[in-house]
Source information: This is a predicted structure of a 1378-nucleotide RNA (small-subunit ribosomal RNA) from an uncultured bacterium. It matches the Rfam family "Bacterial small subunit ribosomal RNA". The sequence is in RNAcentral, with records from ENA and SILVA.
RNA sequence: UUGAACGCUGGCGGCAGGCCUAACACAUGCAAGUCGAGCGAGAAAGCACUUCGGUGCGAGUACAGCGGCGGACGGGUGAGUAACGCGUAGGAAUCUACCUAGUAGUGGGGGACAACAUGUGGAAACGCAUGCUAAUACCGCAUACGCCCUAAGGGGGAAAGCAGGGGAUCUUCGGACCUUGCGCUAUUGGAUGAGCCUGCGUCAGAUUAGCUAGUUGGUGGGGUAAUGGCCUACCAAGGCAACGAUCUGUAGCUGGUCUGAGAGGAUGACCAGCCACACUGGAACUGAGACACGGUCCAGACUCCUACGGGAGGCAGCAGUGGGGAAUAUUGGACAAUGGACCGAAAGUCUGAUCCAGCAAUUCUGUGUGCACGAUGAAGGUCUUCGGAUUGUAAAGUGCUUUCAGGUGGGAAGAAGAAAGUGACGGUACCACCAGAAGAAGCGACGGCUAAAUACGUGCCAGCAGCCGCGGUAAUACGUAUGUCGCAAGCGUUAUCCGGAAUUAUUGGGCGUAAAGCGAGUCUAGGCGGCUUGUUAAGUCAGAUGUGAAAAUGCGGGGCUCAACUCCGUAUUGCGUUUGAAACUGGCAGGCUAGAGUACUGGAGAGGUGGGCGGAACUACAAGUGUAGAGGUGAAAUUCGUAGAUAUUUGUAGGAAUGCCGAUAGUGAAGACAGCUCACUGGACAGAUACUGACGCUAAAGCUCGAAAGCGUGGGGAGCGAACAGGAUUAGAUACCCUGGUAGUCCACGCCGUAAACGAUGUUCACUGGGUGUAGGGGGUCGAACCUCUGUGCCGAAGCUAACGCGAUAAGUGAACCGCCUGGGGAGUACGCACGCAAGUGUGAAACUCAAAGGAAUUGACGGGGACCCGCACAAGCGGUGGAGCAUGUGGUUUAAUUCGACGCAACGCGAGGAACCUUACCAGCACUUGACAUACAACGAACUCGUCAGAGAUGACUUGGUGCCGCUUCGGUGGAACGUUGAUACAGGUGGUGCAUGGCUGUCGUCAGCUCGUGUCGUGAGAUGUUGGGUUAAGUCCCGCAACGAGCGCAACCCCUAUCGUAUGUUACCAUCAUUAAGUUGGGGACUCAUGCGAGACUGCCUGCGACGAGCAGGAGGAAGGUGGGGAUGACGUCAAGUCAUCAUGCCCCUUAUGUGCUGGGCUACACACGUGCUACAAUGGUUGGUACAGAGAGCAGCAAUACGGCGACGUGGAGCAAAUCUCAGAAAGCCAAUCUUAGUUCGGAUCGCAGUCUGCAACUCGACUGCGUGAAGUUGGAAUCGCUAGUAAUCGCGAAUCAGCAAUGUCGCGGUGAAUACGUUCUCGGGUCUUGUACACACCGCCCGUCACACCACGAGAGUUGGUUGCGCCUAAAGU
Repeated sequence: UUGAACGCUGGCGGCAGGCCUAACACAUGCAAGUCGAGCGAGAAAGCACUUCGGUGCGAGUACAGCGGCGGACGGGUGAGUAACGCGUAGGAAUCUACCUAGUAGUGGGGGACAACAUGUGGAAACGCAUGCUAAUACCGCAUACGCCCUAAGGGGGAAAGCAGGGGAUCUUCGGACCUUGCGCUAUUGGAUGAGCCUGCGUCAGAUUAGCUAGUUGGUGGGGUAAUGGCCUACCAAGGCAACGAUCUGUAGCUGGUCUGAGAGGAUGACCAGCCACACUGGAACUGAGACACGGUCCAGACUCCUACGGGAGGCAGCAGUGGGGAAUAUUGGACAAUGGACCGAAAGUCUGAUCCAGCAAUUCUGUGUGCACGAUGAAGGUCUUCGGAUUGUAAAGUGCUUUCAGGUGGGAAGAAGAAAGUGACGGUACCACCAGAAGAAGCGACGGCUAAAUACGUGCCAGCAGCCGCGGUAAUACGUAUGUCGCAAGCGUUAUCCGGAAUUAUUGGGCGUAAAGCGAGUCUAGGCGGCUUGUUAAGUCAGAUGUGAAAAUGCGGGGCUCAACUCCGUAUUGCGUUUGAAACUGGCAGGCUAGAGUACUGGAGAGGUGGGCGGAACUACAAGUGUAGAGGUGAAAUUCGUAGAUAUUUGUAGGAAUGCCGAUAGUGAAGACAGCUCACUGGACAGAUACUGACGCUAAAGCUCGAAAGCGUGGGGAGCGAACAGGAUUAGAUACCCUGGUAGUCCACGCCGUAAACGAUGUUCACUGGGUGUAGGGGGUCGAACCUCUGUGCCGAAGCUAACGCGAUAAGUGAACCGCCUGGGGAGUACGCACGCAAGUGUGAAACUCAAAGGAAUUGACGGGGACCCGCACAAGCGGUGGAGCAUGUGGUUUAAUUCGACGCAACGCGAGGAACCUUACCAGCACUUGACAUACAACGAACUCGUCAGAGAUGACUUGGUGCCGCUUCGGUGGAACGUUGAUACAGGUGGUGCAUGGCUGUCGUCAGCUCGUGUCGUGAGAUGUUGGGUUAAGUCCCGCAACGAGCGCAACCCCUAUCGUAUGUUACCAUCAUUAAGUUGGGGACUCAUGCGAGACUGCCUGCGACGAGCAGGAGGAAGGUGGGGAUGACGUCAAGUCAUCAUGCCCCUUAUGUGCUGGGCUACACACGUGCUACAAUGGUUGGUACAGAGAGCAGCAAUACGGCGACGUGGAGCAAAUCUCAGAAAGCCAAUCUUAGUUCGGAUCGCAGUCUGCAACUCGACUGCGUGAAGUUGGAAUCGCUAGUAAUCGCGAAUCAGCAAUGUCGCGGUGAAUACGUUCUCGGGUCUUGUACACACCGCCCGUCACACCACGAGAGUUGGUUGCGCCUAAAGU
């Protein structure tokens, strides 16, 4: 945007449009007739009269016929047509009824045919025969201005009357005659209409490249209104075509319409012009005009009638029916207007043209559905942070108006040159009055694009979706509601065209890497073309003029109340004619030398073709020497070798390739070309003159060349080597590796014609800063430098480019020509054609499918990429785990329950630093329901407390004592605070769910050295730079350099403990000196230890060397300590939807006589088994017994508890001391000194079990710890694998604490004692850091991704076949007709 359709909805007008599909088939009615003033003939019904025979009227009417004119217009449709069909501009060889103007006529005869009558055939349609008759029907004769033919002498050809009027004359009384009107004949003009011819324009396909025989032209003839192969005879061999013929497909063309800034693109409903068609095909007749929509003939299909013999019909006219379809209306009124046919003199007749009405929101346009006031911001709805917000002045209410619809009353124009008559629409438009807000709003959307959001429901379901995409329990995206937004009698959806799309690029694109330069050359057509003079005027430019239909669009006006609509004016890119201009392009003629070419001289070169000749190497063969291996590989084997290999020497033979020189060197158009030499031969380059005079550039089609492989024929065959065989490797190994080995590789001739045939860059010409190599010439020089031409490289300026990059060898700036591209896949496939011996090559689609495919660059991540570096990461060591028994945690299983969480590192002696009850969240049972707990209200009572009974207890029943505190007070009481009981309602409560809704906290990478910012600079941008580089460090630590300069969070330091010293103080600590004691016990001391404060000290500060005179590193001195001294605390930006809703907090959801609360008992402690973390061991570096020595750090009043006594012992009795540098726990142990055991399942090891006890506690059965006696299991150092640790560390030894009534602690956190080994080093494993590189990865390698197979679906093929359409050629039969 629409001739639309569908869904929901729908008040009224005006204007317009309404089968886009089946040119499918059609019932019924109507759509073309008219004329008696051309002609003959001529009823009936009925009425009146009647002599009843009839007469008159009807009536010269109706019907029919002859004749004339019209049925060729008007109306419909778009099947055919790619064409002179249409459009535009022209042309000459034509006709034209009616109309109009002119000229001349209109005399005189004749014979028929309908109607009709009679007969006759047929069912009908329709005829046939005979007879009669008229005319403006038909035919001669006469006349011929003009007309036609002509041999220029001549020849030929016409007609019709009718009506009105009429003075004289004539009359057979019908008329003649005259006149007027109409008609007729001939002819010339005009007008109108039509026919014909031509230039230009007019869709797609080349997978249609050749077409044509009346074909092209000529002559004669025929034919036509007219030209013409239109037809025919003869002659000639032409005509069309790459500027697309022929063929195929599709299509009516145009003015216009829609869109677009335009150029264009799409389209051709309505209106207007042209064409074509009328059931399908063919044909002519009549006529001015047709090869004829409502005519004829023939053929065909279909339908209908039939007496079966034969006939009838044609809605693509208006209505209407069936059918088809997503879809398109009434079997209406009228000739009143406009127009037509007539005919006609006219009245008039006909007119489904036309004017109107009807139907449907189909389009466009107008208008209404009310207006004003109205806050308590009502109710209701929705949301809510519960305060409120919103719907919302909206409603209600009050006042007002009445368009439209409705009613009543009036009432047009449309109707004319004058008089009269005539209105379908229509009692319509319009006007006045009446009543009452009364009768009149929906549709779509609300994630972004795109104006407009919330709640609930749902839970990857149901569904949405134009694209992106939404939905997996907090959905602004689904559904509903409320609100909002948009448009509005409509709103959405679907379809269509244009636009946006510079996405076919004329305006206006590209081709190095995104799609795109033919593999290369040569040349034809074509395109383009140097300087100069003259001429021409085709292109070009200007003026004038014709045309460009009307309508439409635009602009300016007018009329309907406005608008849509309509009327008037203006304008209208083109084409033609004509007059000029002459710069440029073109044509013609002449000249020139700068382009191009020729001649001469010179040197360079793996340029090409053919012949000849070498040396090295290799293999084979022969012979000699010689002996056991050789060969090959990551390691091997197949293989060769005692029949003598390999190795070595000599000789012979053969084929292929040409070492060194050798080079981003050279040559060639490209492919390509390499020993030496000879012959033939192409091209390029340089130099200096002479000559030709634009001879040029490019290049469809064509032609030629064209690596390797491959093919054919014949040779050749050393090495190599597809296929093949064997050996290995491997899960397999149709591979990589090895041993063999055929085609082939080589030569000659002939094919093939492709490659990442690449510079992924077509050819030619001109112009545009430089620097530096190299090859070949020339100038210059003694030689250089330097200048110059032609090649070949590198780096770079401007400029270009999406970037990468290119940059005088352009991918820069321009010119010319060619080739090619237009999303990915399907596919360089299929079909067709051409080429080829074949292999195959060239040309080259579609269905279907996806929303991407792709380029360059960026940041990350990754790599069985690279470089550098670090870490108990490996290595070097020490000790373990994995095997045993036990402890403990987890999984699994079991169970009424075995509560829950944690799951690689980073869950598993974890939350839990302590489950007998409690804890406790779990299970069973018994109970409670405003609740165990909080706030608020009311009533009663202080609170609280002694005790009894029932019960497993919770709880229930009863009962004793007690009347407090603070105010007021009339002293009776009353009020209040805390607390308790009862009652009612708001509410409490939840260790119920979601850690993937969250806060907070934590783990981890990782104490790894990183992570960023501001400004500047660079880049179109993402981003980069800084932060990279050279050194150095534990460190982005520091130094140097640098388009960066600075800064922040991290590192380090500042903090704590520890190691040394000084100083101050000196009890509860200490004791050298002096006294004293059993004893630092006491006096005393302030030295030491120690404690507590305050300080010092370490900073690469000093020296030497290295390093860049740096940062720093190495060594040394001094020092208690040396290069962050040792340890701790401290954890950047971020990652893992890591962990935790069961610490706590918290959104949402869920439970509410229960998922809440209380209680008793049970469970968390189960046990075939698997795993993690530990303890104790397996023994002599040990066990046992006896003796003996030395710590540190802690804890203690509901506590630690000494001395003493009892017990074998756990422990009990008892209680000094101590709120602790004072007392206590508290004996440290390993160690040391002795003795014994003597290699054994033991004097090792202690599990398990029995008995007897101790302690804690309301209570040790499930289920505590400890003690004594007895018992005495496995285990003799642990497979694959795996863990920790670099110094006071590992290993080993004991001590303490928290939690706690007690304890399952072998755990955890601390403390000290004894006290090692090893580190060559960074190849490898793991993790990390920096730089760099590749990437098709970005939920980022646990990535991405390929193919087969299985199943389902979609599309296209193949398939035995079968069938339809169109067309060419040949042939047979052949209607009507000319």